[in-house]
Molecule: Bacterial RNase P class A
Organism: Mariprofundus sp.
RNA sequence: GGAGUGGCUUGGAUGGUCGCGCCAGGAGAAAUCUCCUGUCGAGGAAAGUCCGGGCUGCAUAGGGCAGAGCGCCGGAUAACGUCCGGUAAGGGUGACCUUGGGACAGUGCCACAGAGAAUAGACCGCCAGUCAUCUUAGGAUCGCUGGUAAGGGUGAAACGGUGCGGUAAGAGCGCACCGCCCCGGCUGGUAACAGACGGGGGCAAGGUAAACCCCGCUCGCAGCAAGGCCAAAUAGGGAAGCGCCAAGCGUGGCCCACGUUUGCUUUCGGGUAGGCUGCUUGAGCCUGUCAGUAAUGGCAGGCCUAGAUGAAUGACCGUCACUUGCCUGGUCGAAAGACAAGGGAAGAGACAAAACCCGGCUUAUAGAGCCACUCCGUAU
Numbered sequence: 001g002g003a004g005u006g007g008c009u010u011g012g013a014u015g016g017u018c019g020c021g022c023c024a025g026g027a028g029a030a031a032u033c034u035c036c037u038g039u040c041g042a043g044g045a046a047a048g049u050c051c052g053g054g055c056u057g058c059a060u061a062g063g064g065c066a067g068a069g070c071g072c073c074g075g076a077u078a079a080c081g082u083c084c085g086g087u088a089a090g091g092g093u094g095a096c097c098u099u100g101g102g103a104c105a106g107u108g109c110c111a112c113a114g115a116g117a118a119u120a121g122a123c124c125g126c127c128a129g130u131c132a133u134c135u136u137a138g139g140a141u142c143g144c145u146g147g148u149a150a151g152g153g154u155g156a157a158a159c160g161g162u163g164c165g166g167u168a169a170g171a172g173c174g175c176a177c178c179g180c181c182c183c184g185g186c187u188g189g190u191a192a193c194a195g196a197c198g199g200g201g202g203c204a205a206g207g208u209a210a211a212c213c214c215c216g217c218u219c220g221c222a223g224c225a226a227g228g229c230c231a232a233a234u235a236g237g238g239a240a241g242c243g244c245c246a247a248g249c250g251u252g253g254c255c256c257a258c259g260u261u262u263g264c265u266u267u268c269g270g271g272u273a274g275g276c277u278g279c280u281u282g283a284g285c286c287u288g289u290c291a292g293u294a295a296u297g298g299c300a301g302g303c304c305u306a307g308a309u310g311a312a313u314g315a316c317c318g319u320c321a322c323u324u325g326c327c328u329g330g331u332c333g334a335a336a337g338a339c340a341a342g343g344g345a346a347g348a349g350a351c352a353a354a355a356c357c358c359g360g361c362u363u364a365u366a367g368a369g370c371c372a373c374u375c376c377g378u379a380u
Stems, first nucleotide, its partner, number of pairs: 001376010012320007020041002023038006043351001047362002050360005055223004062256004067219005072086005087100005101214002106212002108208003123152002125148006132141003160178006179203001180201005186195003227277004237268006246262005284303008322347002326343003330339003
């Protein structure tokens, strides 16, 4: 100097004028209104509604089936499908990234190509025999029969690898080493796992489970439009059928259990849509310190930061900061260009808007800045 990897912060500040909302105080009205003063007033994702909860109700809430979710080991957390650390396989020169129960319980699938795709297989080849033809003897060519799977080809993948021996030619056919499988005990680690030793085996075992499936663990439902209170109004309405040893109802489906009750279906007709609350003090935030590799937790101190309800937080001006076409000269450089400083019209931008709250994940994001690490090149 260039190219990368992993993470973090920010996404304007400030003063004034006018305007808006909750709350507090004051004044006046006379009934929830007007005026004055003051504090505060959208996000890192508020988005998606993908997970987990807090909270509210059913409700006294148990067992089973089906169904759904997760899936290496250890930890964090209120909990999670999240996060941290470790480990194995794979990718990358590397920093790093991706993935994770089971294929020896069973079933299914692997297109096309290829001889053959999981107790597979002979297309081209290699070898032996034989008929015929050619030839000076050897031998050569075609056909047929048998052996072969080491070589070549097809394919994403071809039923272990290298070497030696052996064979008519070959082949774990045999052997050595490696790989793989089984048994035994040893070392390190909480564990997943890693390492080394001894013995046996020529060797069963292709891939695929976000295919069906098997195994282990977990799982009530609905949701602030939950729910509660007040006010007002009507009609505690009418008719028909079925049923009342049973049946119905009870917040995912089915069964049992439990509780409760006369219920269920069809039809005619009437009233309400208002106000208050839930509603913001929280598994809260900030600073320091201690423990821990970390996620995170303990202790101490400080702070209170929207609560609207057709839905408030806006407009203008000034200063500073930021970006920039452009201009000025300077340094380095052969040049191209790079760097820093000064000036500077114009801009003020990206993604974007609370509605019960919180912890995550995912997606979108103009610009500005920071930290750590890896690789390549050059100079000293």